RNAcentral holds the sequence, with entries from Rfam. Predicted 3D model of a 372-nucleotide RNA (Bacterial RNase P class A) from Geodia barretti. Its mean pLDDT, the model's own confidence on a scale to 100, is 75. Rfam family: Bacterial RNase P class A. Rfam's curators write: Ribonuclease P (RNase P) is a ubiquitous endoribonuclease, found in archaea, bacteria and eukarya as well as chloroplasts and mitochondria. The source organism's lineage runs through Eukaryota, Metazoa, Demospongiae, Tetractinellida and Geodia.
């Protein structure tokens, strides 16, 4: 100086003139009640008033109803240990494996010797498979040597020289992503863990270390039993549904009227399906009135400050502060100073996380190259 890793922060700041949203206080006017209080318009004055993601609706809760939300199964979900949390599939901290020169960083991270599948093409065969090319033994045709023999025919005897069958092998080459451990010695007719030596892997058994996943060593056995479960499937833990348009008050006619069924065995209803259990009526369609108000609606698993305990996530204590609640849906015009700064983008019943879209700032670490 350049390349990268990992984390934090920021999302304009500070005035001023009008305008909007809710809350609170004081006036007036009206209405209604009856000693004092609501409401409804104005006025004045105060306090507040869209984000790190508010976005995706992917997770999990609070909350509310539904029986007693009860029991089973089926369906779902998650999947190395251990801690955090209301709680999670998050968060942290380690552990195995991979990727990187590193700093890190990824994992749908139990189980393939419990069974069942599956993997194009190309190979002789793709899981306890398999003989294409080569090897080796025996048979038989032949070719060539040589002796019988003066010559031919014939005969014997050698030679794996070619062909062709059996029969035993699975070393070597080929094929393929991958071929059923890998070097080296032995042994064999030819070979093979067939046996040995030293790896590698697979179990077992002891010891040490660790809370635990596991890690190290030491010894032993069969010599070796692929990949795949984001395939079915085995193990383990968990799990009732439905959702603020939940749900609740008021108001409203003891509303009317058809169908189909009308019971304790069947038969109907049950907030996903099915039993078990519970209820005793229910299910549908017509006509007609009421209600578009008001609650739920924001004080919270809340914010910010410090101490203490903990590698941390993250907890307990103290202190302080109240920071949107709209309903076709509020914050918007104009302008000075400063600053360079923009960019993705606006709450709708809250929170906690994850994932995705962006502007600009800093630290801390690793590399490489050059200077002192």
């Nucleotide at each position: 100086u350049g390349a990268g890793u990992u984390g934090a922060g920021u999302a304009g700041a500070u005035g001023g003139u009008c305008g909007c949203g809710u809350c609170c206080c004081g006036a007036u006017c009206g209405u209604a009640a009856c000693c004092u209080u609501a409401c409804c318009a104005u006025c004045g004055g105060g306090a507040u008033g869209a984000g790190g993601a508010a976005a995706g609706u992917c997770c999990g809760g609070a909350c509310u109803c539904c029986a007693c939300a009860g029991g089973g199964c089926a369906g779902g979900a998650u999947g190395c240990u251990g801690g955090g949390u209301a709680a999670c599939a998050c968060c942290c901290a380690g552990g195995a494996g991979c990727g990187g020169c590193g700093a890190c960083g990824c994992u749908a991270u139990g189980g393939a010797a419990a069974g069942u599948g599956c993997a194009a093409c190309a190979g002789a065969g793709a899981g306890u498979a398999g003989a294409c090319u080569a090897c080796a033994a025996c048979g038989c045709c032949u070719g060539c040597u040589u002796u019988u023999a003066u010559a031919u025919a014939g005969a014997a005897a050698g030679u794996u020289g070619g062909g062709c069958g059996u029969u035993g092998u699975a070393c070597a080459g080929g094929u393929g992503a991958a071929a059923c451990g890998g070097u080296g010695c032995g042994g064999u007719a030819a070979a093979a863990g067939c046996g040995c030596a030293c790896c590698a892997g697979u179990c077992c058994a002891u010891a040490a270390g660790g809370u635990g996943a596991c890690u190290u060593a030491u010894g032993g056995a069969g010599c070796u039993c692929g990949g795949u479960a984001a395939a079915c499937c085995c193990c383990a833990u968990c799990u009732g549904g439905a959702g603020c348009a939940a749900g609740g008050u008021a108001a409203a006619a003891g509303g009317g009227g058809g169908a189909c069924a009308u019971a304790u065995a069947c038969a109907g209803g049950u907030g996903u399906g099915c039993c078990c259990g519970c209820c005793u009526c229910g299910u549908c369609c017509c006509c007609a009135g009421g209600u578009a108000a008001c609650c739920g609606c924001u004080u919270g698993a809340g914010g910010u400050g410090g101490a203490u305990g903990g590698u941390a996530a993250c907890a307990u204590c103290c202190a302080u502060c109240c920071c949107a609640g709209a309903u076709g849906a509020a914050u918007g015009a104009c302008u000075g100073u400063c600053a360079c700064a923009u960019a993705c983008a606006g709450a709708a019943u809250c929170c906690g996380g994850c994932u995705u879209a962006u502007u600009c700032u800093c630290a801390a670490c690793u590399c490489a190259a050059g200077c002192u």